[in-house]
RNA sequence: AGAGUUUGAUCCUGGCUCAGGAUGAACGCUAGCGGCAGGCCUAAUACAUGCAAGUCGAGGGGUAACAGGUGUAGCAAUACAUGCUGACGACCGGCGCACGGGUGCGUAACACGUAUAUAAUCUACCUUUUACUGGAGAAUAGCCCGAAGAAAUUCGGAUUAAUACUCCAUAAUAAUAUUGAGGGGCAUCUCUUGAUAUUUAAAGUUCAGACGGUAAAAGAUGAGUAUGCGCGAUAUUAGCUAGUUGGUGAGGUAACGGCUCACCAAGGCGACGAUAUCUAGGGGUACUGAGAGGUUACACCCCCACACUGGUACUGAGACACGGACCAGACUCCUACGGGAGGCAGCAGUAAGGAAUAUUGGACAAUGGUCGCAAGACUGAUCCAGCCAUGCCGCGUGCAGGAUGACUGCCCUAUGGGUUGUAAACUGCUUUUAUACGGGAAUAAACCCGGGUACGUGUACCCGGCUGAAUGUACUGUAAGAAUAAGGGUCGGCUAACUUCGUGCCAGCAGCCGCGGUAAGACGAAGGACCCAAGCGUUAUCCGGAUUCAUUGGGUUUAAAGGGUGCGUAGGCGGGUUGAUAAGUCAGUGGUGAAAGCCCAACGCUUAACGUUGGAACUGCCAUUGAUACUGUCGAUCUUGAAUGUGUUUGAUGUGGGCGGAAUAUGACAUGUAGCGGUGAAAUGCUUAGAUAUGUCAUAGAACACCGAUUGCGAAGGCAGCUCACAAAGCCACUAUUGACGCUGAGGCACGAAAGCGUGGGGAUCAAACAGGAUUAGAUACCCUGGUAGUCCACGCCGUAAACUUUGAUCACUCGCUGUUGGCGAUACACUGUCAGCGGCUAAGCGAAAGCGUUAAGUGAUCCACCUGGGGAGUACGGUCGCAAGACUGAAACUCAAAGGAAUUGACGGGGGCCCGCACAAGCGGUGGAGCAUGUGGUUUAAUUCGAUGAUACGCGAGGAACCUUACCAGGGCUUGAAAGUUAGCGACUUACCGUGAAAGCGGUGAUCCCUUCGGGGCGCGAAACUAGGUGCUGCAUGGCUGUCGUCAGCUCGUGCCGUGAGGUGUUGGGUUAAGUCCCGCAACGAGCGCAACCCCUACUUCUAGUUGCCAACAGGUAAUGCUGGGGACUCUAGAGGAACUGCCCGCGCAAGCGGUGAGGAAGGUGGGGACGACGUCAAGUCAUCACGGCCCUUACGUCCUGGGCUACACACGUGCUACAAUGGCGGAGACAACGGGCAGCUACACUGCGAAGUGAUGCUAAUCUCUAAACUCCGUCUCAGUUCGGAUUGAAGUCUGCAACUCGACUUCAUGAAGCUGGAAUCGCUAGUAAUCGCGUAUCAGCAAUGACGCGGUGAAUACGUUCCCGGGCCUUGUACACACCGCCCGUCAAAACAAUGGAAGCUGGGAGUACCUAAAGUCAGUAGUCGCAAGACGCUGCCUAGGGUAAAACCGGUAACUGGUGUUAAGUCGUAACAAGGUAGCCGUACCGGAAGGUGCGGCUG
Repeated sequence: AGAGUUUGAUCCUGGCUCAGGAUGAACGCUAGCGGCAGGCCUAAUACAUGCAAGUCGAGGGGUAACAGGUGUAGCAAUACAUGCUGACGACCGGCGCACGGGUGCGUAACACGUAUAUAAUCUACCUUUUACUGGAGAAUAGCCCGAAGAAAUUCGGAUUAAUACUCCAUAAUAAUAUUGAGGGGCAUCUCUUGAUAUUUAAAGUUCAGACGGUAAAAGAUGAGUAUGCGCGAUAUUAGCUAGUUGGUGAGGUAACGGCUCACCAAGGCGACGAUAUCUAGGGGUACUGAGAGGUUACACCCCCACACUGGUACUGAGACACGGACCAGACUCCUACGGGAGGCAGCAGUAAGGAAUAUUGGACAAUGGUCGCAAGACUGAUCCAGCCAUGCCGCGUGCAGGAUGACUGCCCUAUGGGUUGUAAACUGCUUUUAUACGGGAAUAAACCCGGGUACGUGUACCCGGCUGAAUGUACUGUAAGAAUAAGGGUCGGCUAACUUCGUGCCAGCAGCCGCGGUAAGACGAAGGACCCAAGCGUUAUCCGGAUUCAUUGGGUUUAAAGGGUGCGUAGGCGGGUUGAUAAGUCAGUGGUGAAAGCCCAACGCUUAACGUUGGAACUGCCAUUGAUACUGUCGAUCUUGAAUGUGUUUGAUGUGGGCGGAAUAUGACAUGUAGCGGUGAAAUGCUUAGAUAUGUCAUAGAACACCGAUUGCGAAGGCAGCUCACAAAGCCACUAUUGACGCUGAGGCACGAAAGCGUGGGGAUCAAACAGGAUUAGAUACCCUGGUAGUCCACGCCGUAAACUUUGAUCACUCGCUGUUGGCGAUACACUGUCAGCGGCUAAGCGAAAGCGUUAAGUGAUCCACCUGGGGAGUACGGUCGCAAGACUGAAACUCAAAGGAAUUGACGGGGGCCCGCACAAGCGGUGGAGCAUGUGGUUUAAUUCGAUGAUACGCGAGGAACCUUACCAGGGCUUGAAAGUUAGCGACUUACCGUGAAAGCGGUGAUCCCUUCGGGGCGCGAAACUAGGUGCUGCAUGGCUGUCGUCAGCUCGUGCCGUGAGGUGUUGGGUUAAGUCCCGCAACGAGCGCAACCCCUACUUCUAGUUGCCAACAGGUAAUGCUGGGGACUCUAGAGGAACUGCCCGCGCAAGCGGUGAGGAAGGUGGGGACGACGUCAAGUCAUCACGGCCCUUACGUCCUGGGCUACACACGUGCUACAAUGGCGGAGACAACGGGCAGCUACACUGCGAAGUGAUGCUAAUCUCUAAACUCCGUCUCAGUUCGGAUUGAAGUCUGCAACUCGACUUCAUGAAGCUGGAAUCGCUAGUAAUCGCGUAUCAGCAAUGACGCGGUGAAUACGUUCCCGGGCCUUGUACACACCGCCCGUCAAAACAAUGGAAGCUGGGAGUACCUAAAGUCAGUAGUCGCAAGACGCUGCCUAGGGUAAAACCGGUAACUGGUGUUAAGUCGUAACAAGGUAGCCGUACCGGAAGGUGCGGCUG
C1' cells in the first nucleotide's frame, strides 16, 4: 500500500466482499512448564449454611461462663462457699458503625468533566494557641420478685451506678440586639478596633505521671451549594409552563434560593430545537486510525446513584443510613392461627437463566482501618494459596555428524525415475525442563520487652531480643538418561502452498467470485506442501481498508442528486478611504489540567511481560499583560456595486372592450339526379321523403392561413387577426440625485401547461367514455362511421408534467471566427466600433466519455436546494392541505450482487444506401396424383443390429444382406479361448472309418512325417504360462477424415499514428472488377493467408515418333475386308512446343477500365470444364473404416455353429423408374460412338431351343480377339379407345448361379392385363454442347433385387425486359435494453405451492407515564383546653402533606387475531406481446376515462 466481483471486451459510477489490528469472549480439535494479569457481559432473579463491625473493665453497676487463689466438709477423688485475682456473657456509657467492600437499577441531569464562586456555608477524630475544669440533684438499664405469650418479645413492682441526665456558679476575640471610629470592595457587603445590654460550659479514671472534659480562635481534612462551557437519538415529538417566571414579606436550612407559604405582577422556555418519546451511569482511559475521526466504559483510579420495591424520618460532626428504625407492598420461612421473622448488587457457596465466567481455602506475617494508655481484639479490606491456555510474556520438546540418498508410503512417461529426505537407522555430544535426593533465603522493621545515651524519671535516639499465612516456596547443588513433552488450520483466484483416488448438480463446499451433471488442484480421503505454534481455527463485536457522510477529503447535463418559477423574513456572506475599540485572532506570563495509563530515560525481578523512579506530554479551561494586519463593533467620508432621474426606443408582455374576413356546421330557398362518403380493401353511415355537388341568403361558436424566421417578449407556466384604453418590463444614451441602500435566501407568501373538480353560461369543430362496422386466432386496440363529458366564457378550487437547457441564483476573470434582433455613434443600403440579447463553429482548459467551451459543464468567491447500491417504494403508517381525484412530508422488515452511465466490436432490425447469385422474373423439363423400385419414420416382432435427422438425414455409411457378410434374435457348444507371437514335449500333415448330433462339437478305432551339413530346420498336435478378445459406452475427452456457410471475397499481421481504454486507422472514401481485381485520393507505409495465375482435360496448330492404329499414291491378292508388300501424306495415337495479352483500331474516361455486329484469329475479354476450399462457424457428422484417453465385460458384453432376422406392413414422407400415348406403339429393313472391361475371364463362329440358355469350337493376358449401341432414317400397320397405350399383379412352365433360391435371387416363355387419360396447395433443376432425350461402360459381384452410384458418347433446344418483390450473401451507415447474439431480450394478470417479512382490521390483551376525584399508613411540621413531668418536654387529640390503594375518561407504546391488501424469492405452469430495431400504432411524462392482463384512448408536454 491494496485486491476480487456488473461487460464479449473497455472506461467510469457504485455497492458487496477480503487481506490488518483488537476482545472480560464463546465453541471445535489439541496441550509440556513457568511468570504477570484477568475471570456472571445473561435474571438489580431467588437464596440454604458459615463468615464480612466492633472495641474500651484506664467511664460504670456488676459476676452468667472459664482459669487461679482462699475457706468449709472429706483420707482422697470431689462437693459447697467466696468478685479475692486474671478476666468477662448480658447491661448502662463512650467512640466506631456515613469508612472499607458490592452493583449499575434509576438518571439526558449542574449527574459527570473542566474552569470559577462561596463577600451564601458546615466540618467528629488530628495539629497549634488561649482560658477553664467549682458545686448540687433526680432518675434509669442491669440485678431481684411477679405477670402475659407457642415464640418473638412485652408489662408491673422494688432497688442501684456512671465520663448517662438535670440544675446552680464563673466565663470569652462565642451568640443576639443597639451603637462609635477607620480602611477595603463587587450591588447585597466586608476587614480592623471600641462601648452597652442579654444568654450559654465542663467529667472523671488514676499513687504519680498520663489519658481525658469544656469554651474560643486558627490550620488541615472532608463535605454542602451556585455558575460559564462541554456532554446521546428521533421533528412521522412544535409548541411547553400556574409555584409556572419575577417581586415584597414571612417561615425554614449549616447555607443562598419558590425551598415553602401569603399577597402582587404576567411572565418564563422554544427552530442556536423547548416539550415529549426512546436509549444510556459520567470521566480518567481502552481499541483502531497517517491524522482528523470512529467505537468503547470489563479490570485499576475519581465522581455519582442504589441496597427486596416504594415512602418516611430518627440518631449523629456527617445518613434520610447495604449487614439501623418505622410504615406500605410483593415474596419466602416459623406458628399453638392469636401472632411473629427475613433481605448476599459484602466473601465463599446454591438454584435458575445462559454460548459462557472460579474455592462454602489459609492468614492477620505485611499494608491499611476501627476501638483501646497499652498489651491486644476485630477486619472475606488486604496479603496469599486453589481452579480455568481467558489473555500477554518467556522457556522447552534436543544438537552435530550421517547417502547404498535404506525400508514403507505416495506419484510417474513404470526393466527405471522422483518425493518423503539428513529425515530414519547408526556414531558422538549436551541436560534447559520434568523426575529423585539434599541445601535453602528475602519479604521483619516497628509496636513490645531488656539494656544504654541526652534532657530528667517520661519522651527522642542507639544496641540486643520476640513475631512468616504464603513455605521448605523462590533460588541452588548432585544423580541418571534423548531420556518426560506437537498440534491446529489451509493449499481454484483474492492468498503462501499440488498431485492421485473416490463421488458424479448426488454427497457436499463456500468470506466474495463461485465449485460438483464420469478424467474435480474448489466435495471426501491419501501422499506431499504452506502458515502459525502450546496453541491453531471458527463464530460474535469494534475500528481500519471505506475519500462509501468527504473539516482534513466527494458530488448533482446523461451514472443517485438543481427545488416548476419568482418575491421575500430569519440567517449566512458582503465595495473604496480613515479614526476609535480590542469581541474574534496572534504572542508572552501565571494557575489548573489528580494518580495510574501513552511516550522517553535509568533501574529491579536470569530475560520479557510486569514493576519502580525521574522527565516529557496532557493539543483543554481560567486569569493576566501586550500586538492590531485581517474579520467584527462604533463614528466619519467616497462613488465604481445598487437604486432613482431625464430622453429616445423595442416587443405574439399582461388585463378589459370593440371590430374583421376565410373556413366549418346548421337552416331556408333554388338548380340538379343517383349515388355520396369512406378504406389497404370494405362495411356501418347519409340518400328518390331528392342526398353529395353548385348558387344565394341567414344563424352559431371556435380558431386566427400568408407574414413566420435557430425571430421577438415574459421569472417560469406561457404569449400570434386588427384596433382602443389601462398597466407593467427590458435595452440604449446622458451621468443629474442618493451614498453600500447589496447578493443569496431555511420557514413563509404569490404565480403556476394540460387533465380534473364545483356553480352558472355556451356548445360550431374536435373528441376520452360509449355504440356500430371492419381487421384478427382473439382485437376490450391501431382503421372507418357516429358520439357524450370535455374542449370555449365567468367565478372558485386543484398545484402536478420529460414544469427540460434533464445544467439553481449572483459576481469577477479567461483566445477567436461567423450569422442575426434592439439601441447608440448627426445622415447612409458603405465602414468600423460599442452595449444588451438570440444562434452556429472552435483555442486553452475541463470531462468517464459523449461533449461543454465569454449564454461554460473552464478558473475563483458567496448563499440556497438536493444525493449516498438495486428492489421493496415515492409504497405503508402518522401528520398537513384538498369537495374529491389526490398532493406534500416519507420509512422499515425482507431480498439481490449487482442495478447503472458513456463509448467499443459484433450480431440483429417488418432501418437506409450500393452490389451479387438459376434468388426472383422470362423459359424448358420435372416432383406433388398412379403402379412399382429404393431409403426413412411409425408400428409390429424373439430379433426386425447400429449409425445419419432443417438447409448440411432419408437410391445416406452399403461400390451389391439367400448361408457367409452380421454387428441382432432363438437354441446348442468352448473358456489361454476363433486368430497372431514366445517357450518344453510329441509327432508327419492330409487324416481314414464308426457312433451320436441340425451343425459346431463330443466319444472311439486305425494309420505315423519331410529336409538335413545330424547341431537342427519346416509343418502339425499340444499340457502349462506370459500375452488375448469386445461393431460394449463416451464424436460433449480426442486424432484423422468429411459436410455446410462458400469458390462467398473476405480474414489478418508488422511498424507508425489516433484514443485513458476496449479499440480504430490501414481494410473507409471516389471509380472499377467475377474478385480486398485494379486505379485515384487519404496518417498511413508495407506484408501474409485467400482471389487470380502456376497443374490436368478439352478446342487450333507445329515438330518428333509410327505399332496392334491409318491407307492418298505404287504393287500384289480375295467372294469380300489395310488382307499383304510398302508408305508417314491424312485420320489417329502420345510426347515436346506454339497460340490470347484488351496486344491492335475507334469511342468514353485523369487512370484503372468499359463499350464496339471492328480487324485478325481455331479460340476474345478468367475460351469451356476439373482439381484446388482463407480466418473461422455449426461442442455439425463419424469411437461401427482406422487410430486413441478414460470407463465397463472376462465359463462372457469374448468366441464357434444351426436356424431365423436385417426383406415384417394399417399407414406417413423423401429420392427414383415406368407410364398415361400418334413428336407415339408395334413389325420389317438400314446407319453412326466414346469411356472402359476381360484368363476358370471376355468369347467370335457353328448347331439346338420361341427364349433365358445349352453344346461344340476359335481368338485374345488385348489400339491386334471380344463385350458393342440406342434414339435416328426408310417402309408398313394401328386412328384416339383404358386402346396394338400402360405394364403392375397373378397362374403355369422353365434357364442360370450357387452346398442351398421356402422365408428371400435374377432372367425366359406362355397366359393374366391392375392403377393410370398429364396430376390440389405447394415445390425442384437448368443460361449452351447446357436443359431435354437416347443408349453404352465400369466398380462391387458365384448370382442378384442396379430403376442406384460413377463415367461415356449420340441427338440437341427455349429464354433472360429487368432487380420492385421472395431466398441467400458481400460492403458502408443507423438504432439497440441483444452478446447462448431476434429461435435474442422481456412486461403484466391469473392458477397452484412453498418460504420470508410486512400493512389494514371487528375484537382480545399487556405496559409505562400523566390528569381528575375519593381514601390514606408511617412520619416531619403546625395547633392544642386533656394526662404525665420540678422543668426541658413527652404522650394523647386535631390539621396539612404524602407512599400506597380505588374509581373515571382519554392519549401513547407493544403483543395477538377471524378476515383481508399488496411485496419479495423459488423451479416452472396458463393467457397474451406491452417495451428494446421505425419492436411492426415512435417511445416516454402528467392527468382523466376504460379494459382479463400487459395496456388502450383523449388532452397538453418532452426527444432520452
Molecule: small-subunit ribosomal RNA
Organism: metagenome